[in-house]
c-di-AMP riboswitch aptamer (ydaO/yuaA leader) from Nonomuraea harbinensis, 134 nucleotides, folded computationally. The source organism's lineage runs through Bacteria, Bacillati, Actinomycetota, Streptosporangiales and Nonomuraea.
RNA sequence: AGCGCACGGCCGCCGAAUCCGUUCGCGGAGCCGGGGACCCAUUCCCCUUGGGGUGAAUCGGCGCACCACGCGCCGUAGGGCACUUCCACGCCCGAACCCGUCAGCUAACCCGGUAGGCGGCAUGGAAGCUAGGA
Repeated sequence: AGCGCACGGCCGCCGAAUCCGUUCGCGGAGCCGGGGACCCAUUCCCCUUGGGGUGAAUCGGCGCACCACGCGCCGUAGGGCACUUCCACGCCCGAACCCGUCAGCUAACCCGGUAGGCGGCAUGGAAGCUAGGA
């Protein structure tokens, strides 16, 4: 000097997952999700192709294995990337879990969640908006 790792602070990203208080058990605000009338909607339900929810995370083709489940590649609906939007370019994700035969919408009302995981110059043009300085 370079590289890697660890701790702390700060600044950010995905996500609803932040803030305040606390006797540290929890409580509240904000944000988020579900259930739940009339009306409306639905050929919907009942020995079933069961159905439904959170989420961007659906739907295909090929192959392996093969009763099936599953696995792998290639795509794809859709989603994310340092103020917001549009355009261009580029890089990623395209999961997982839950309810338990039951749920359309839905005022009043009722019930829950408020985790986790990553990163360290974070592209260019235009418009908008805004902060600071003089």